Predicted 3D model of a 347-nucleotide RNA (Bacterial RNase P class A) from Subdoligranulum sp. The prediction has a mean pLDDT of 75. Rfam family: Bacterial RNase P class A. By type it is a ribozyme. A source record names the gene rnpB. The sequence is in RNAcentral, with records from ENA.
RNA sequence: CGAGUGGAACAUACGGCGGCGGGACCAAAGGGAAACCUUUGGCCUGAGGAAAGUCCGGGCUUCACAGGAGCAUGGUAACUGCUAACGGCAGCCGGGGGUGACCCCAGGGAGAGUGCAACAGAAAUAAACCGCCCGGUUUUUACCGGGUAAGGAUGGAAAGGCGAGGUAAGAGCUCACCAGCGCAGUGGAGACAUUGCGGCUCUGUAAACCCUACCAGAAGCAACAUCCGUAUGGGACAUUAUGUGGAAGCUCCGCACCGUCCCGGAGAUGGCGUGAGCCCUGCGGCAACGCAUGGCCAAGAUAGAUCGUCGUUUAAUACAGAACCCGGCUUACGGUCCGGUCGUUUU
Repeated sequence: CGAGUGGAACAUACGGCGGCGGGACCAAAGGGAAACCUUUGGCCUGAGGAAAGUCCGGGCUUCACAGGAGCAUGGUAACUGCUAACGGCAGCCGGGGGUGACCCCAGGGAGAGUGCAACAGAAAUAAACCGCCCGGUUUUUACCGGGUAAGGAUGGAAAGGCGAGGUAAGAGCUCACCAGCGCAGUGGAGACAUUGCGGCUCUGUAAACCCUACCAGAAGCAACAUCCGUAUGGGACAUUAUGUGGAAGCUCCGCACCGUCCCGGAGAUGGCGUGAGCCCUGCGGCAACGCAUGGCCAAGAUAGAUCGUCGUUUAAUACAGAACCCGGCUUACGGUCCGGUCGUUUU
């Protein structure tokens, strides 16, 4: 210098002017009997690392529900820990990829059962097409019978791999090494590792049904609560009282208001931000994380605020805008810094 890899913090700096949301603060003015309300000014405060996807886990709310067990359905899947919980995180084990830093894993069971495995190939869980060997017929070619899975051909997969011995040719038939399985010892908290022995060896697929273990009641802030069920409105009853219109008065009829009941549910307020909260330091732990002391309060809208403009510096920038909240995962994306790795060059 180039390539690649892991991590960290930040995500339009500073200043002027103007504007917008929120505030339990201050001041002034106005209204009100008061509570308090309105306006103006000041002060404080005002998006994210992903606010996103809505894929997991919880809080909260309503509904359902004696307790226990089972069935169905859905989900998870090595081990040990962390956590409120998780399908998350940390460490570790096993497997895989990379020269390496490092990264990835849908990582239980195919000795319970069922299903599926196209095409090719002689044969796909069971084998003789070619070849090789032996025997017979035959002058020979060739044919027939038997042995053989070492070689060829097909396939994703061909009956553990490889070498030697052995044999008519061959074959775990025998032996060494390797892989797998079982048993025993040792180490480890465990997954597991390792050593020895044994018989020789078993198709794949569970992101097919299924089996095993564990977990799960349902719906979601448009939840839900309040305004002693409010406003406007609709219907029924009563037609007593009041007002009013009409018919000359009595009286009758219509309308409005009032009363009782029912329907209906606009809207407003709460939920709504002090919380599994954030920061510093110390201690414990490899770490995730936990504990202790101290400090801090940091958006809360409801047509939805966080912006515009000017100046300075070399230059101000990607993805993107909270809507009940929190812990994760995933996806999108800008430059900066730090630690490893590989290659090349120079000293």